[in-house]
Context: one part of a larger RNA
RNA sequence: UUGGGCGUAAAGCGCGCGCAGGCGGCUAUUUAAGUCUUAUGUAUAAACCCAAGGCUCAACCUUGGAUCGCAUGGGAAACUGGGUGGCUUGAGUGUAGGAGAGGAAAGUGGAAUUCCACGUGUAGCGGUGAAAUGCGUAGAUAUGUGGAGGAACACCAGUGGCGAAGGCGACUCUCUGGUCUAUAACUGACGCUGAGGCGCGAAAGCGUGGGGAGCAAACAGGAUUAGAUACCCUGGUAGUCCACGCCGUAAACGAUGGGCACUAGAUGCCGGGUCUAUAGACGGAUUCGGUGUCGAAGCUAACGCAUUAAGUGCCCCGCCUGGGGAGUACGGCCGCAAGGCUGAAACUC
Numbered sequence: 001u002u003g004g005g006c007g008u009a010a011a012g013c014g015c016g017c018g019c020a021g022g023c024g025g026c027u028a029u030u031u032a033a034g035u036c037u038u039a040u041g042u043a044u045a046a047a048c049c050c051a052a053g054g055c056u057c058a059a060c061c062u063u064g065g066a067u068c069g070c071a072u073g074g075g076a077a078a079c080u081g082g083g084u085g086g087c088u089u090g091a092g093u094g095u096a097g098g099a100g101a102g103g104a105a106a107g108u109g110g111a112a113u114u115c116c117a118c119g120u121g122u123a124g125c126g127g128u129g130a131a132a133u134g135c136g137u138a139g140a141u142a143u144g145u146g147g148a149g150g151a152a153c154a155c156c157a158g159u160g161g162c163g164a165a166g167g168c169g170a171c172u173c174u175c176u177g178g179u180c181u182a183u184a185a186c187u188g189a190c191g192c193u194g195a196g197g198c199g200c201g202a203a204a205g206c207g208u209g210g211g212g213a214g215c216a217a218a219c220a221g222g223a224u225u226a227g228a229u230a231c232c233c234u235g236g237u238a239g240u241c242c243a244c245g246c247c248g249u250a251a252a253c254g255a256u257g258g259g260c261a262c263u264a265g266a267u268g269c270c271g272g273g274u275c276u277a278u279a280g281a282c283g284g285a286u287u288c289g290g291u292g293u294c295g296a297a298g299c300u301a302a303c304g305c306a307u308u309a310a311g312u313g314c315c316c317c318g319c320c321u322g323g324g325g326a327g328u329a330c331g332g333c334c335g336c337a338a339g340g341c342u343g344a345a346a347c348u349c
Base pairs, nucleotide, nucleotide: 003321004320005319006318007303008302012317014200015199016198017197021193022192023191025087026086027085028084029083030082031081033080034079035076036075037074038073039072040071041070042069049065050064051063052062053061054060090190091187092186093185094183095182096181097180098179102176103175104174106172107171108170109153114148115147116146117145118144119143120142124135125134161168162167205246206245207244208243209242210241214240215239219235220234221233222232257316258315259314260313261312262311265294266293267292268291269290270289271288272287273286274285275284276283298305299304322349323348324347331342332341333340334339
């Protein structure tokens, strides 16, 4: 490389947008590049294939045939491609409605912790397995009133919702993205995927400037212990928060790339529509979209998956190829740094 694979054995890029490329709905007509056919020319021989012959057979050898690629001419038009025209089911738009912690900015609120001031009040508080460090007669803890400040939003809350993923949870307003249903008015294949590229991307970390209540790496002390650079306790700084700019990684997980089509059912939940019963509430049937559980066929090494596929097919991308060495070295690119991306070999089992 081929082949075979990628939920858990090695293997799906963290996620999206998208240039090139690959692939692409129904129909009429045309073309003849691909495709098929025929003729001519050419293609060394040998080998391979077929037939016959020669070594006693065979291998082997000889003879004949067939075959291959390329070029040119004639022809075919189903399929692929190109041109032209049409269509509406794919895709999109419009119109009428809907749900939602989707995003950004501004403002507002209450509970709680801490701190400050004052009042009441007196000897303890705190903490643990037990203690001690610590706090407290300079009046703590407890309790009342007032104030300051920061961060997070109890109940509602739900295998509930939204988002491409990361993720998103008090309330109000402003701006704004996606999505679903109904309708079938409009466009008429405008589509799918997507190497490079570009953007987004938890936490930690970095830069500058703010902020700092609680929590808390580092650090200090007290315990525990043979020791205890830990687990437990008392403190406590970065950080956690905000603005702007970097970083670009995670068990970034459904460990499952995206799209389309097809393939028994049962039962919950969420958001719409239609029909129907009822005085009304609670209903019944059905149909779309989403999200769970269980299960047939099928698949799977098994576990399990099973219309949200890991089933059956097609299209496109990414990735894997024994363990260690190693996600290391070297080089390159990126970064302020930390480091990231790309990514070997010797050697060894």

A computed fold for a 349-nucleotide part of an RNA from a Thermoanaerobaculia bacterium, annotated as small-subunit ribosomal RNA, central domain. The coordinates come from a structure-prediction model, not an experiment, and the mean pLDDT is 86. Lineage of the source: Bacteria > Pseudomonadati > Acidobacteriota > Thermoanaerobaculia.